[in-house]
Context: one part of a larger RNA
RNA sequence: CUGGGCGUAAAGCGCGCGUAGGCGGUUUAUUAAGUUGGAUGUGAAAGCCCCGGGCUCAACCUGGGAUGGUCAUUCAAAACUGGUAGACUAGAAUGUGAUAGAGGACAGUGGAAUUCCUAGUGUAGCGGUGAAAUGCGUAGAUAUUAGGAGGAACAUCAGUGGCGAAGGCGACUGUCUGGGUUAACAUUGACGCUGAGGUGCGAAAGCGUGGGUAGCGAACAGGAUUAGAUACCCUGGUAGUCCACGCCGUAAACGAUGAGAACUAGAUGUUGGUUUCAUAAAAGAGAUUAGUAUCGUAGCUAACGCGUUAAGUUCUCCGCCUGGGGAGUACGGUCGCAAGAUUAAAACUC
Repeated sequence: CUGGGCGUAAAGCGCGCGUAGGCGGUUUAUUAAGUUGGAUGUGAAAGCCCCGGGCUCAACCUGGGAUGGUCAUUCAAAACUGGUAGACUAGAAUGUGAUAGAGGACAGUGGAAUUCCUAGUGUAGCGGUGAAAUGCGUAGAUAUUAGGAGGAACAUCAGUGGCGAAGGCGACUGUCUGGGUUAACAUUGACGCUGAGGUGCGAAAGCGUGGGUAGCGAACAGGAUUAGAUACCCUGGUAGUCCACGCCGUAAACGAUGAGAACUAGAUGUUGGUUUCAUAAAAGAGAUUAGUAUCGUAGCUAACGCGUUAAGUUCUCCGCCUGGGGAGUACGGUCGCAAGAUUAAAACUC
């Protein structure tokens, strides 16, 4: 390279948008680049291969043929792919009505709780543990009542419920704003899919500058435990956790399952639409559509399991894998303030 693969054995980029490229719906005419056929030319000889001949055979020599090309020129064909011109509506998009939602950003507001402060009541303990001690407390703690301050998080509702591309999103109100679903029509007329590079978003931790700091709490200190205890347990506690702006760009970033399209038994639950029946209304029953779950047929799978939300049957495009260790390391490049990230070997060894 060919091939075979990528849920768990090595292997799906963390997730979008999108350039080049690749691929692309129905139909008419045309063209003839791809495609197919013919003709001509050429593809030296020797050699290889096939059929003969000559040395007694063979090696060897010799005659004929065949093979050999993304070949060139030319003539023709027009199904398919491509090009050109036109048409269409089943893909895609837009408009109109309706609709669910912790989707995002900003501003404001609220109650419970913890902590602290002030004041009252009150007196000897509190706290903590397996048991203790460190710690707090007669300078009046813990408990309890009232008032105040401040920060962070939003109990119940809450649900294999919802929304978002992923990360993720949960008190309430307002403003701005993205996407989805659905019904019947109308409009555009293939405008589509994927996507190397590129570009944007991207938990937590960490970094820079300036704020903030109630609780929690790496580091650190002390008390225990222990043979030791740089831990697990306890008492404290700094960074951090929070906010603004700017970096970082990684996670078991997981469904360990790339995106899009078509086809292939069903059953049960649930969320959001539309609709029919029924009803005074609700509850209810059915149909359809978009999600989200459980089970399951065929089929697939090494098995586990998957099973219309496929890991089934196919197509298009991208990414990735190729024995273990060395190693996601070294060197070099790029990025970063740094931490480091990314790209990524070899010797050697089994």
Small-subunit ribosomal RNA, central domain from an uncultured prokaryote, 350 nucleotides, folded computationally. Rfam family: Bacterial small subunit ribosomal RNA. The RNAcentral record of the full RNA draws on ENA.